[in-house]
RNA sequence: UUAGAGUUUGAUCCUGGCUCAGGACCCUUGCUGGCGGCGCGCCUAACACAUGCAAGUCGAACGAUAGAGAGGGAGCUUGCUUCCUCAAUCGAGUGGCGAACGGGUGAGUAACGCGUGAGGAACCUGCCUCAAAUAGGGGGACCACAGUUGGAAACGACUGCUAAUACCGCAUAAGCCCACGGCUCGGCAUCAAGCGCAGGGAAAAGGAGCAAUCCAGCUUUGAGAUGGCCUCGCGUCCGGAUUGGCUAGUUGGUGAGGUAAUGGCCCACCAAGGCGACGAUCGGUAGCCGGACUGAGAGGUUGAACGGCCACUUUGGGACUGAGACACGGCCCAGACUCCUACGGGAGGCAGCAGUGGGGAAUAUUGCACAAUGGGGGAAACCCUGAUGCAGCGACGCCGCGUGGAGGAAGAAGGUCUUCGGAUUGUAAACUCCUGUUGUUGGGGAAGAUAAUGGCGGUACCCAACUAGGAAGUGCCGGCUAAAUACGUGCCCGCAGCCGCGGUAAUACGUAGGGGGCGAGCGUUGUUCGGAAUUUCUGGGCGUAAAGGGAGCGUAGGCGGUUGAUUAAAUUAGAUGUGAAACCCCCGGGCUUAACUUGGGGGCUGCAUUUAAUACUGGUUGACUUAGAGUACAGGAGAGGGAAGCGGAAUUCCUAGUGUAGCGGUGAAAUGCGUAGAUAUUAGGAGGAACACCAGUGGCGAAGGCGGCUUUCUGGACUGCCACUGACGCUGAGGCUCGAAAGCGUGGGGAGCAAACAGGAUUAGAUACCCUGGUAGUCCACGCUGUAAACGAUGAAUACUAAGGGUAGGGGGUUUCAUCUCCCUCUCUGCAGCAGCAAACGCAAUAAGUAUUCCGCCUGGGGAGUACGGCCGCAAGGUUGAAACUCAAAGGAAUGGACGGGGGCCCGCACAAGCAGCGGAGCAUGUGGUUUAAUUAGACGCAACGCCAAGAACCUUUCCAAGUCUCGACAUCCCCCGGACUGAUCCUUACCCGGAUCUUUCCUUCGGGACAGCCGAGACAGCUGGUGCAUGGUUGUCGUCAGCUCGUGUAGUGAGAUGUUGGGUUAAGUCCCGCAACGAGCCCAACCCUCAUGGUCAGUUACUUCGCCAGAGCACUCUGGCCAGACUGCCGUUGACAAAACGGAGGAAGGUGGGGAUGACGUCAAAUCAUCAUGCCCCUUAUGAUUUGGGCUACACACGUGCUACAAUGGCGUAAACAAAGGGAAGCGAGCUUGUGAGAUGGAGCAAAUCCCAAAAAUAACGUCCCAGUUCGGACUGUAGUCUGCAACCCGACUACACGAAGCUGGAAUCGCUAGUAAUCGCGGAUCAGAAUGCCGCGGUGAAUACGUUCCCGGGUCUUGCACACACCGCCCGUCA
Repeated sequence: UUAGAGUUUGAUCCUGGCUCAGGACCCUUGCUGGCGGCGCGCCUAACACAUGCAAGUCGAACGAUAGAGAGGGAGCUUGCUUCCUCAAUCGAGUGGCGAACGGGUGAGUAACGCGUGAGGAACCUGCCUCAAAUAGGGGGACCACAGUUGGAAACGACUGCUAAUACCGCAUAAGCCCACGGCUCGGCAUCAAGCGCAGGGAAAAGGAGCAAUCCAGCUUUGAGAUGGCCUCGCGUCCGGAUUGGCUAGUUGGUGAGGUAAUGGCCCACCAAGGCGACGAUCGGUAGCCGGACUGAGAGGUUGAACGGCCACUUUGGGACUGAGACACGGCCCAGACUCCUACGGGAGGCAGCAGUGGGGAAUAUUGCACAAUGGGGGAAACCCUGAUGCAGCGACGCCGCGUGGAGGAAGAAGGUCUUCGGAUUGUAAACUCCUGUUGUUGGGGAAGAUAAUGGCGGUACCCAACUAGGAAGUGCCGGCUAAAUACGUGCCCGCAGCCGCGGUAAUACGUAGGGGGCGAGCGUUGUUCGGAAUUUCUGGGCGUAAAGGGAGCGUAGGCGGUUGAUUAAAUUAGAUGUGAAACCCCCGGGCUUAACUUGGGGGCUGCAUUUAAUACUGGUUGACUUAGAGUACAGGAGAGGGAAGCGGAAUUCCUAGUGUAGCGGUGAAAUGCGUAGAUAUUAGGAGGAACACCAGUGGCGAAGGCGGCUUUCUGGACUGCCACUGACGCUGAGGCUCGAAAGCGUGGGGAGCAAACAGGAUUAGAUACCCUGGUAGUCCACGCUGUAAACGAUGAAUACUAAGGGUAGGGGGUUUCAUCUCCCUCUCUGCAGCAGCAAACGCAAUAAGUAUUCCGCCUGGGGAGUACGGCCGCAAGGUUGAAACUCAAAGGAAUGGACGGGGGCCCGCACAAGCAGCGGAGCAUGUGGUUUAAUUAGACGCAACGCCAAGAACCUUUCCAAGUCUCGACAUCCCCCGGACUGAUCCUUACCCGGAUCUUUCCUUCGGGACAGCCGAGACAGCUGGUGCAUGGUUGUCGUCAGCUCGUGUAGUGAGAUGUUGGGUUAAGUCCCGCAACGAGCCCAACCCUCAUGGUCAGUUACUUCGCCAGAGCACUCUGGCCAGACUGCCGUUGACAAAACGGAGGAAGGUGGGGAUGACGUCAAAUCAUCAUGCCCCUUAUGAUUUGGGCUACACACGUGCUACAAUGGCGUAAACAAAGGGAAGCGAGCUUGUGAGAUGGAGCAAAUCCCAAAAAUAACGUCCCAGUUCGGACUGUAGUCUGCAACCCGACUACACGAAGCUGGAAUCGCUAGUAAUCGCGGAUCAGAAUGCCGCGGUGAAUACGUUCCCGGGUCUUGCACACACCGCCCGUCA
C1' cells in the first nucleotide's frame, strides 16, 4: 500500500486516441484584500552599466613627516618663544602577511567534468601541532625625501642622501639534497627502508621589555594534521545511424627535455599501430550530485532556495608573483564597446551589495549594523568585512488567528418565485444581554552577552482602559461534478476542459434573487508527475482492430540433451569499510499552537573488500552401445529442377481444286472481309505457341511455382533396418542466394492473344464496358529489376493436450491359391468437433490451446509510405523513412432496421384481358400566375386543386376605401341620474350616429328594493392577430395491409435472439404438424346494422272488392317485432390418419352469401391556433367595435375536376307503361281559371303509409330527318319577360322569340371498374329568401373480360450484401466557383 469518468454507434462488445477529476510550482494573470510568524523573490539579454560601498592590516620590521598633549631645560615682555625627551596617532613609501578565502553566475563542458569505490612504491602543502638543531661575522644598495626636468593628463626621466625582519657573499652543519659504489631486509616490476666510508652543495633577523624573559618572530630537518594534484574500475542525455567508418603526435617503443609528480605533456629517431554495431567519429542538447516533485511501487520529470564538486568572471591568448592563481574588485598583448583628451596619448570592466537602462508575461531598498556568527591583519587594543545579522517592499508560498457570541417568530419590511393558496431569503435582520482574539490608547518590558559592548528595538511579551465598533471575497450551479429558478436575447450577443449550448418557452449566453464549494484568498494561463497497463522491467500486443520480414542458407549473438569431476565467474548468506551534513521516517525538546527549529535513533535499497555455501546457470575436463541431430544399407512414390530430342489435335497463313454471293459480328447494328471469287469444303505445305481427356480441397517443391512423351544429369522428402558418429542442435541482427506478373538491355523468334493506337457502335458525353483491326509484349538465349491481396492476411523450432470418419505414399499383422476385407503403425493432406482460448467471428494435434527458445514488427486517424538525405538500379523505380499542419475520432466483430437496377415464396383492377373515359372543343367550377385600393385566409406528390365552402348581390366577410365610437357590439363588479325600456311622428345624414315632440313600470315597513336604461371611474372586455415546429381534441395516409408486442424460461459478455423461424394451408401470425420453448395481450375472424328465404305475431292511413264512396275482411301485397336458416354440417377424391383443398347433394343463399360500421404497434415535426379549447408572444382612441360602398365574381395565360356534345344504338314530334328513396308549417301546396312560357290568381288537403312536391326518364309503339357542321351541337348575343329579395349595375336563377360559335371521337401521356359491377337513364334531399353541371342518397335498363404472374407500381415474409441510420430523396469521390 493499486478507485475512476466523459467521448466513435440507432443500440452493443472490443481496440484505440483525445479530455477531466489529484498533487507540486523560483510561476503568470483577473477580481478581492484585516493581522502575525517562517521562508522565497531576473527562469528572459553570460545585454550595457551612472553613483556609492564590497580587502585590508601591521609603528612590537623600517626610514621620514606631522604632532593634540606631558615632563624637563633655556630666554625672559610670567605667559609667550625656543630646545631636549616621552607620546596616543599618522592619507604616501620600504618591508611582512592577506589579497588563490569569502561573494556571484551557469556561458562553456557529454568530459575522469560529476557521482561512487579504489590507488599514488609517481607527488606538493604557507599559516597550525609535536620533535630535533642553530642563529657567528660582514658588505653594498634602492624607495621615500631633496633638486633639475618632460607631459594636457595618466605617468615618467636624470642627479644626489638614507634605514630595515628588504638584498648579497663568507664561516659552521652528524642530520638535509645530489651522484657513486657496498651491506642487511622487504616488496607486485620500476623500487622502498636501514647502516657505514669518501666527494660536492645549501642557513638565518631580529623585535618588545630595565631585566628575568617573551614572540602564532627567523633558519634547517623529521613526523602529523589540513588542503590540493594525478591515475584507475563502474555509472552518467538523444528510442540521433536520414552520423558507419574515425585517427598522423595518431598507437606503441628508445633517448633527451619539462613538471611538485606519472605520461606524446613536448621533441628526435624507429615500428604501424590504436578506436569502432557492447555504437567509434560526427551532430544536437545539457553544469553534475546530495536531493526536490509525483507515483502503491517500479519508474518518470527536475537540479530554484540549502549543502558538496566543477567551470567562468567583457571576448580570446599569455605568463609573472606566490605555499597556493595562470588570479572577478593583479599584470601584459590582441578584439569589440564605453569614457577623457590640448589629438600627441590615456582610462575602464557589477555573472559582489544596492541601484539604472534594456529585454520580458514576470521578480524587491542606491536601508541599518559589525551587537552576534565567521573571515583577514595585529603581541594586543583595535581596524576592515554589501560575508553575515537584521530591517524595508511583494498574499509569491507554507502555517496560525480574526471579521463576533448567546437569545430572538409578528416567521417584520424589502427582494425573488408562484398553481395566487403560498414558498424562500430566514434566527438571517431589527431588538435584548455578553465577550474583547484582533484593533486604538496608555503603562511596564526581556532573552539573545561570561564583567562591558544591542543593529534588530521601546521589538517580542505582559498589564489596564475603550467600543461590536475598522476587517469577505471569489469561482461555480447541462453531464463528467456538489449545487436551480425567473427574466432578457433569438445560430444574434456570447459560452466552451471534453461532449457540446444558442435559430422565441436556453437549468449551458447576459442579469437577478437563491444554492452548493473554498475562504484572505478564489479563479485563470503555463510546466511537470499521476490517472495512462497509452513504450507494457514490474505490466501489452501482431488471423480480421496498428503490427509476421516474400522465401531459404548462414556469420556474430542468444538459447541448448543424459551422467561424473573440478572451479566459484554469476547466485545466495555473513562480516568489515564507506555511503558528508542538510533532506526523509520514528521518538522526544524549543518558540502560546502550527509552519519553523532542534536532540537521539532508523533509513539512504549503492560501491568496495573479505569469508563461506555449491542445488541451478557459466568455465575447464571426462563418459554416453543415446531420447536430439547426422551417416551407411534396402526400398517404393512424385507436374521437384537443368539439358537434348520426339509427337498429335487445334488456330493462322500459303498453293491447288470444287463452288457462289455473301461472310463476319451484335442486345440490335456498323466498321471489316468478299465477283481481283471470300465464307464453306477437299488435298498438300509452312510456322509458332500451348499441351484436351486422365485431373482429384490428388502429388512435388523453402517460397515464387511445377502438367504431352522419351533419354540423360541432378536435389529433397518418406518407409524399413538399427550397423556407425556421439550434442555434431535450435534460432538467426548484418550478409549471401532464390524470388509471379509487368518492365528494361542485347540478339533471335513471332501462329494465336493483345496494353498503346485506329475505326464502328452505345451514350447528354463515352478518352470505357460491346465489335472490327492492331503494335510493343507474351516465346527463346544471356543479363538487369526485386516488387504483389508474394495470403493460411497466421515467423521458425521443440514438447504436451478427447474421441471420429476420409485422401495420398509406405511398412507390419490376420486371412487367402492370390486379391478383397479387418486390425496396428509412420509420414503427408482436407473435414467436422471436445476441453481450452478469443472482442466476437472463429481456431481447435497442420492451434489462434498449454509451455520454452530465438528473430521480425506495432503504439490514434490524416498528412504519407510522401519530402529531404543515404544506398541500390541503364531507366522505370526500389529500400530506409520524417516533420509542420489538422481532426476527435479513424477502426474491428457482431445486432436489429431501412435499402439493393440481390435471390426465393405470396398478395392487390398492380400488370395482362376487356368496357367506358380524361388529355383536343364550348361551358361550369377549383387552383396557380398576373392584375388590383382589395382581388381575405387556409390546403401543395400519392394523401392540395366541384377541398374548408351542405350554397360570397347586402349580411355572410375575415380583405380594401371612406365616415364614426373608445369600459367599448359582448360578460361581471362599483357609483350617479331619472323612470323607464319600448313604440310612434318629424329633422339631419351616403349610412351608423345624432336631435326634437308625444306616450310610458312593479313591490314597499316609504328608508328603500327589483327591473331595464343612461352618466362616470377603473379592474377588465375584445382580436378570423402570430406560432399546428409549444399543445389538447379531431382528421388524412401507409392500410382493412397482417402484422405489433409481453410474462416466464432458454442459449449469448452484450445490443439483441428464441417464441413470431421451418413443412403445409388460409382472405388472414387463419389453422395443423414439427421445434427450447410454454403461455398471454392488441390486430384478424366473430358478436352489430342492412339486403336476400321462410315461419309466426300484430297492423291502418297499406291491401282486397271497385268507376267512385261507404261498409266489411285481414287471405294476398306491404309494413315491423320475434324466430328459423349456413356450420365445410353431409357424401366422394386428394392430403401426412392433420389443417385444408376440389367436386357433389340438399338449399332462397355454400365455403368470410352481398354491402356497411369497425382502422393494431407505429410512420409522415402530415393537416387544422380560421370549428372548438389552449400555453407563450403581440395590439388596447386599435390588429377592437360599427356603418356605407367596393372586393372575394378581375383575365394574356397554365393545370385539375366535371357538364354538354361531336350524332342515326341518334335528334325531333305524337300518344302510352313501369320505381325507389325522401321532404313538407315563416312549409308542401292539389283541382279549377289564366298566360306561348317562366308564372300568376286562389287556397281544397296535409304536422303526413291518409294530402302535396310528383311528371319518373331511359324503354316500347307510330311518324319524320338521311350523313350534312345538318332538324347534330348548343356557346355567345339581341329583344321582351317571370320570380325571390330592402336591393339583381358590378353580381342571381328561370321563360319566350331571334342569333346559331367551337366541335366530325381527340398527340405524348394517363384514370376508373371483376356483377346487379362498369356503362347508361331519370328521381329525391341537405344547404337555402333566391341561386347546382357540385355533394349526399334512390331506384330503372344492364354488359365485356381475367390465359396468367415475365414485366410496371405498392405491400407482406424468409434469406443475402451493406462504408446507409435525417436510413438510397442515403452516403460519398473528383473538378470548378
Molecule: small-subunit ribosomal RNA
Organism: uncultured bacterium